[in-house]
């Protein structure tokens, strides 16, 4: 300290998420040992059981029990047991009395303050301890216990009677206390307060042990000690008061009637309305009262650099509570955890009449729950109660068990050991890894185990010596020293030592990025996984599993919570032009800030001192457990808060004074600044009147609509509303809204000038209050236009829209609401600073050249722009810069500005304003592409201009489809359809039916036979099966035999798949597209992603070239180079060729010749090179010479980066995978050739530019030996015979056709067409059914130029004639190629469709076949309303009243004291009053649950309807409002440009 995630890609906002730490932790696997610590966070839910506070005979009576000792009786084993008696004695059950049970323990339910923290303060009380001073005199009465009796089941109760006391209760003293009261000082403004003396008056008490002495011998006396009682001062505790500190929630804004205060009196340990009577009306509360929700607070803990932020379990300090509410008693202390009453619940006993009981002390039980231990030991220490003491009590403690719950140590071995062992696993099959790891060799023994030693916690009291001390004592007793013994729960402790052996001791989570760490099977969007991105639909480093890593370790992961990162609530520390965020504007309250100078003051600030800030916890030093955790002593700190000294520049508070802020006054100037009234003209509209005739309006186009009853048009009048043309300007006002003919009246402000005057008066403003377009709403008017709803009429699949003719409400006035906008500069007001440039509105000054002049200032509105900001984009003196002050706002989206509440409002509807639950993003800027029913250049058979044709018919051919045992597979806009197929009858054939064969039809290895082969004969449709016969080569060779090759048989490794997967692939290969593009280095902008070069002016088929230029250069493409063709020229002439010469059978035939033509080698030739114009003096275009060819001369071959997961596993070739008696191989026969249909490509055609016949020319490229075949002869033909020739410039296929010359047909289904069908036959071929071409004869269909829409093609081109060949036994209308004949037409680029360039918009990047909106319809989710219903709390009115305290009474009853003996004082019971707790009534609030059925909302690979937004989104879009309609949405009005 960061990092992942919005994207095609960047920067920014912005959220989710992770990496750290942490816990009173649960859970998963897993577990050797040791110390330390922690350990019901839920049910303050309910408990069995045991135990947790008792103690004192040195307070008392006393003896239930034990022991002694005495005394007695009895048995007898004469010393032993038993029984009785005796409180003497040691003690002691049960009581009467003390102290203690208010303290330790536990636990957080309540409780937002009567609690806690921190800091002060006055009006209290304190047992026991310390201290001060004084007593401790002297009566008296009773009640437990016991003892009789009664009642009850029991708990436990009455009744008589008898008794102690340190238990009760008078009385006596009283230094001092306490009250009145009177007085003397002192202090104050007064109340008062504090002080001296005096008088009155009230209040005590208790003994008991030790020792001596003493005598009456059970009771004095003196001493000691312990207690008691009154009193002082103190320590420690405690109670009141007060400041300030202390959770959210304003969708809780108004609480309060004992309430705030005073007087009086009660009450208290004491202030005080604590309470009561009486007076006043106070008291709190926006600095947040009440009211609701949660919650024990603190030292601290955990996290963080800090500053916060969670939290308050152990430990500590404080409050509450003690089943639940009340109550009070007693006491010093309680309204009382293990004490009383009472009412409730529960829960237990009962003999049904009554009765126990409280584990939020310890252990433990159920129970709840994800979850939390033993019904241990000990009082050895530490401490607490009691006690003189000893000692008893003590589940406080102080050990011990359980728990890896947590921290902290420690081990589980150490060396050495390649054959780098087996075996795992991966493997390019070479190896590589686990791995020096094992074994194996040599060592060690911590721990754990055995045995054996063995500390420290332990100080003591008590008992002996001594000395002091008290005393009359040497006693007793204290205190100091001395010093022997005794006293451990843990404890079989720590430690210590010996043994004997690597022996008994490793796991878990990852391993796609974040994030250390990778292969291999399996799965196959299944089944999982996952914190966030995401992984998974046959090659998964992401599911499982193994093998290897990697991190951490006796633990390892998950989950769950806090802090962290998150500067993501920003105090340090951020934000509001477009990311969420400026309030529509203004007035001004409270508040917050505030000019200048001197003085005082010290609040606030600084600074010093002093008390406190418990201890423990941090942190620093040391000590102590072998170290650590931990304990321990000592400083620091505790950042705080109080008092108190001091400073005094700022800030505040006082005071006085000043002009720079603000304001007054006084001349001016501009203005659609308001509100009133009035006035006017031009236009529309109706209406009358006139002229006038048939068509007006309206649209993209019509129509509905008006019109012969007279429109529109035109002229004259008349009427009525509304809104003001030019002037008109990023020009004026005004605080926004907004404000526009023209006059007059009341008014409001800004600005300019210059002198006076006031003297911070100012600035912003939470709430308030006032304006506040448009649309709406009530009343009342108006009503010309225009125009929500409505109506037609058109578009249109529909058209509740857009578009058209109508038209209400409403626009308008007048008063009253409503209070909202994209109320926008999307940019709050105010101050001050910080370069300029150039308009333009109002004003003022200057200066001259006097103008429409220049130049300065003021005060406003625009443009562009320095620095500066900023994410960019852009803001820039009118900031979005640099700084103050103030206010309002904002914290992912989405549910929602929605629900409920509240306020307002006549409603509409506004305003405050949530949460569930859901998502991992939503969003701003800018970049680059693709996209536009956006723009601009530009191109192309893309349109157009033309020519043939497809669609219509026949038929051939592929396809869909359908059939079928199979109709074998593949190809499917453009780019699948005469396509793989360059040719399915068998074969091919991959498909079906049958029979058949399993090392196999092919290949390599290994064994064994035999060469190889050939022949005959039986079965079978064949494949095959079976028997028979023939016949041996080649090379070596030790003659036994091995060896090639080939052939049979055996087992096994393997073979074999046209099986799948073209979305795993290689290579081919289609397309955009022969489109001019696509990129690269360096340099430069920009944060960046990119930009720029590649844009721009020109130009060209071309990113061709030229110039310009922050770019300079280069690659892949374009062009060239290559091939054919067009002309010429050398070279060579046989098979070609023949112009001179000669021959000839008249054929270049022959001799001969290379000119020619041609054949094929190699040259040349065109380059915008010449001339002119045009351009810019480039590049280039346009015309022209010349030339076979002219601006690329024609064709071809030649396809840039890449796009379609495009096509092909069926050409090959290849990974996986899947078949192995079968998904492999082999025969036979079918199928691929089906046939209600559509559709693609063709071919023949419909006919006279033709058909038929008959003559007659003129190619060129090919092919031919399992071939091509002449000649001749046969048949009408096909064909058949025949063999010449010919391995091809030589011979054949081979007669080109159109074309030309003639006849004929005469416009019809014909002499056009030729299908179909029947007969006959040819040839191929083992075969010609299914299923081949062809010949003759016969037959003669449909077709008479083809609708809607579509195709080709720009010159030797379409068209149109024929010919060739592959393929092939045979089988072309297809393919590929060959010549022959041989046109039109292009004005043009507005429009289709495709493409390049360069701008714009974008919400699109799977890029428009893009994204995306709402309504129904299913499904789940939460939540809103809801006639209620149930609970909880909780107001107010009333009833009711246990216990109880206090009043009040005198009904009963009464030891102690008084008594005049009557009786009183007192005191109990009992009635009553007032309070009050549980309960009851009635009525509301709040909140929780729940509910028929209803709303919207959210979320769900492949529902339904449209297309509403994004592009001008096909009507610009959106915001407020009305209104309408399925539904997105439409429309009317006014506003914004995002």
């Nucleotide at each position: 300290a960061g990092a992942g995630u919005u994207u095609g890609a960047u920067c920014c906002u912005g959220g989710c998420u992770c990496a750290g730490a942490u816990u009173a932790a649960a859970c998963g696997c897993u577990g050797g040992c040791g110390g330390c610590a922690u350990g019901c966070c839920u049910a303050a839910c309910a408990c069995a059981u045991g135990c947790a506070a008792g103690u004192c005979g040195a307070a008392c009576g006393g003896u239930a029990a034990c022991a002694u000792g005495a005394g007695a009786g009895a048995g007898c084993u004469u010393g032993c047991u038993c029984u009785c008696u005796u409180g003497a004695u040691g003690a002691c059950g049960a009581g009467u009395g003390g102290c203690g049970g208010a303290c330790g323990g536990g636990u957080g339910a309540g409780u937002a303050c009567a609690a806690c923290g921190u800091a002060g303060g006055a009006a209290c009380c304190u047992g026991c301890c310390c201290u001060u001073u004084a007593g401790u005199g002297g009566g008296g009465g009773a009640c437990a216990a016991c003892u009789c009796g009664a009642g009850g089941a029991a708990a436990c109760u009455c009744g008589a009677g008898c008794u102690a006391a340190u238990a009760c209760c008078g009385c006596a003293u009283a230094c001092g206390u306490c009250c009145a009261u009177c007085u003397u000082c002192u202090a104050u403004a007064a109340g008062u307060a504090g002080u001296u003396g005096g008088u009155g008056g009230a209040g005590a008490a208790a003994g008991c042990g030790g020792g001596c002495a003493g005598u009456u011998u059970a009771c004095u006396g003196c001493u000691c000690g312990c207690g008691c009682u009154a009193u002082u001062g103190g320590a420690g505790g405690g109670g009141c008061c007060u400041a300030c500190g202390c959770c959210g929630g304003a969708u809780u804004a108004g609480c309060u009637a004992g309430u705030u205060g005073g007087u009086a009196a009660g009450g208290u340990a004491a202030u005080g309305g604590c309470u009561u009577a009486c007076c006043a009306a106070g008291g709190c509360a926006a600095c947040g009262a009440u009211c609701c929700g949660u919650a024990g607070c603190u030292g601290g803990u955990c996290u963080g650099a800090g500053a916060g932020g969670a939290u308050g379990g152990c430990c500590a300090g404080c409050c509450a509570c003690a089943c639940u509410g009340g109550g009070a008693c007693u006491g010093a202390g309680a309204c009382a955890c293990g004490g009383c009453c009472c009412a409730g619940a529960c829960u237990c006993c009962u003999a049904c009449g009554g009765g126990a009981g409280g584990c939020a002390g310890c252990a433990g039980u159920g129970a709840g729950g994800a979850a939390u231990c033993u019904u241990g030991g000990a009082c050895a220490a530490u401490g607490g109660g009691c006690g003189a003491a000893a000692g008893c009590c003590u589940g406080a403690u102080c050990c011990a068990g359980c728990a890896a719950u947590g921290c902290c140590g420690c081990g589980u071995g150490u060396g050495u050991g390649a054959a780098g062992a087996a075996g795992g696993c991966c493997c390019u099959c070479g190896g590589g890894u686990c791995g020096u790891a094992a074994a194996g060799c040599a060592c060690u023994u911590u721990c754990a185990g055995u045995a054996g030693g063995g500390a420290a916690g332990a100080a003591a009291a008590a008992a002996c010596c001594a000395a002091g001390g008290u005393u009359a004592a040497u006693a007793c007793c204290c205190u100091u020293g001395g010093g022997a013994a005794u006293u451990g729960a843990c404890g079989g402790u720590a430690c210590c030592u010996a043994c004997a052996g690597a022996a008994g001791a490793a796991g878990c989570a990852c391993c796609g990025g974040c994030u250390a760490a990778c292969u291999c099977u399996g799965u196959g969007c299944c089944a999982g996984c996952a914190g966030c991105c995401g992984c998974g639909g046959u090659a998964a480093u992401a599911c499982a599993g193994a093998g290897g890593g990697u991190g951490c370790a006796a633990g390892c992961g998950u989950u769950a919570a806090u802090c962290g990162g998150a500067u993501u609530u920003a105090c340090u520390g951020g934000g509001c032009g477009u990311a969420a965020a400026g309030g529509g504007c203004g007035u001004g309250u409270a508040g917050g800030c505030g000019g200048a100078u001197a003085u005082c003051u010290a609040a606030g600030u600084c600074g010093g001192a002093u008390g406190u800030g418990a201890a423990a916890u941090c942190c620093c030093u040391g000590g102590g457990c072998u170290u650590a955790a931990c304990c321990u002593a000592g400083g620091a700190a505790c950042u705080g808060c109080a008092u108190u000294c001091g400073a005094u520049a700022c800030u505040g508070g006082a005071u006085a004074u000043c002009u720079a802020g603000a304001g007054u006054a006084u001349g001016g100037u501009a203005g659609a600044g308001g509100g009133a009234a009035g006035u006017g003209g031009a236009a529309u509209u109706u209406c009358c009147g006139g002229u006038g005739u048939a068509g007006c309006g309206g649209u993209g186009a019509a129509a509905u609509g008006c019109g012969u009853a007279g429109a529109u048009a035109u002229c004259g009048g008349a009427a009525a509303g509304a809104a003001c043309a030019c002037c008109a300007g990023u020009g004026g006002c005004g605080a926004a809204g907004g404000c526009g003919a023209c006059u007059u009246c009341c008014u409001g402000g800004c600005c300019c000038a210059a002198u006076a005057c006031u003297g911070a008066c100012g600035c912003u403003g939470a709430g308030g209050c006032g304006c506040g377009a448009a649309a709406g709403c009530g009343u009342g008017g108006g009503g010309a236009g225009c125009a929500a709803a409505c109506a037609g009429g058109a578009u249109u699949a529909g058209a509740u829209a857009c578009c058209c003719u109508g038209g209400u409400a409403g626009u308008c006035c007048a008063c009253g609401c409503c209070g909202u906008a994209a109320a926008c500069g999307a940019u709050g007001a105010g101050a001050a600073c910080u370069g300029g440039a150039c308009g333009u509105u109002g004003g003022a000054a200057a200066c001259c050249u006097u103008g429409a002049g220049u130049u300065u200032u003021c005060a406003g509105u625009g443009u562009c722009g320095a620095a500066g900001c900023u994410a960019a984009c852009g803001c820039g003196u009118u900031a979005a810069g640099u700084u103050c002050u103030c206010c309002g706002c904002c914290u992912g989206g989405g549910g929602a500005g929605u629900a409920c509440g509240g306020c307002c409002g006549c409603a509409a509807g506004g305003u405050u304003a949530a949460a569930a639950c859901u998502c991992a993003a939503a969003g701003g800027a800018a970049u680059u592409g693709a996209c536009g029913g956006g723009g601009g250049c530009c191109c192309g058979c893309a349109c157009a201009a033309g020519c043939g044709g497809u669609g219509g018919a026949g038929c051939a051919u592929g396809u869909g489809g359908u059939u079928u045992a199979a109709u074998u597979c593949g190809a499917u806009g453009a780019u699948a359809c005469g396509c793989g197929a360059a040719g399915a009858a068998c074969c091919u054939u991959a498909c079906c039916u049958a029979c058949c064969c399993u090392u196999g039809a092919c290949a390599u290895g290994u064994c064994u036979g035999g060469a190889a082969u050939c022949c005959u004969c039986u079965u079978g449709c064949g494949a095959g099966a079976g028997a028979g016969g023939a016949g041996u080569g080649c090379c070596c060779u030790u003659c036994g035999g091995g060896g090639a090759a080939c052939u049979a048989g055996a087992a096994c490794a393997c073979a074999g798949g046209u099986g799948c997967u073209g979305c795993a692939u290689g290579g081919c290969u289609g397309u955009c597209g022969u489109c001019a593009g696509c990129u690269c280095g360096u340099g430069u902008c920009g944060u960046g992603a990119g930009a720029u070069g590649u844009u721009g002016g020109g130009u060209u088929a071309a990113g061709u070239c030229c110039c310009a230029u922050a770019a300079c250069g280069a690659g892949c493409g374009c062009a060239a180079c290559c091939c054919u063709u067009a002309c010429c020229c050398u070279u060579a002439g046989u098979u070609g060729c023949c112009a001179g010469c000669g021959g000839u059978u008249c054929g270049g035939c022959c001799g001969g010749g290379g000119a020619c033509u041609c054949u094929a080698a190699g040259g040349g030739a065109a380059c915008u090179g010449c001339c002119g114009g045009u351009g810019a003096u480039a590049a280039a275009c346009c015309g022209g010479a010349g030339g076979a060819a002219g601006g690329c001369g024609a064709g071809g071959a030649c396809g840039a980066c890449g796009u379609c997961a495009a096509g092909u596993c069926a050409u090959c070739a290849u990974g996986g995978c899947c078949c192995u008696u079968a998904c492999g191989g082999g025969u036979a026969g079918g199928g691929c050739u089906a046939c209600a249909c559509a559709c693609g490509u063709g071919c023949u055609a419909c006919a006279a530019u033709g058909g038929a016949u008959a003559c007659u020319a003129c190619a060129g490229a090919g092919g031919g030996u399992c071939g091509c075949u002449a000649a001749g002869c046969c048949g009408c033909g096909a064909g058949g015979u025949g063999g010449a020739g010919c391995u091809a410039a030589u011979c054949c296929c081979a007669c080109a056709a159109a074309a030309g010359u003639a006849u004929u047909c005469g416009u019809a289904g014909u002499c056009c067409g030729g299908a179909u069908u029947g007969g006959a036959g040819u040839c191929u071929g083992c075969a010609a059914c299914u299923c081949g071409a062809c010949u003759c004869c016969a037959u003669g269909a449909a077709g008479u130029u083809g609708g809607a829409a579509u195709c080709g093609c720009u010159a030797g081109u379409a068209a149109u004639c024929g010919c060739g060949a592959a393929u092939c036994a045979g089988a072309a209308u297809g393919u590929c190629g060959c010549g022959g004949u041989g046109a039109a037409u292009a004005c043009g680029u507005u429009c289709c469709c495709g493409g390049g360039c360069c701008u714009u918009g974008u919400a699109c990047a799977c890029a428009c076949c893009g994204c995306c909106c709402g309504u129904c319809a299913c499904a789940c989710c939460a939540u809103g309303g809801g006639a209620g219903u149930g609970g909880a709390u909780u107001g107010u009115a009333c009833c009711a009243g246990a216990a109880g305290c206090g009043g009040g009474u005198a009904g009963g009853c009464u030891a102690a004291c008084c008594u005049u003996c009557g009786g009183g004082g007192g005191g109990c019971c009992g009635c009553u009053c007032a309070c009050c707790a549980c309960g009851g009534u009635a009525u509301g609030g709040u909140u929780c649950a729940u509910g028929a059925c209803u709303g919207g909302g959210g979320u769900g690979a492949a529902g339904u309807c449209g297309u509403a937004a994004c592009a001008a989104g096909g009507u610009a879009g959106c915001c407020g409002u009305a209104g309408g309609g399925g539904a997105a949405c439409c429309u009317g009005c006014g506003g914004c440009u995002g």
Molecule: small-subunit ribosomal RNA
Organism: Gammaproteobacteria bacterium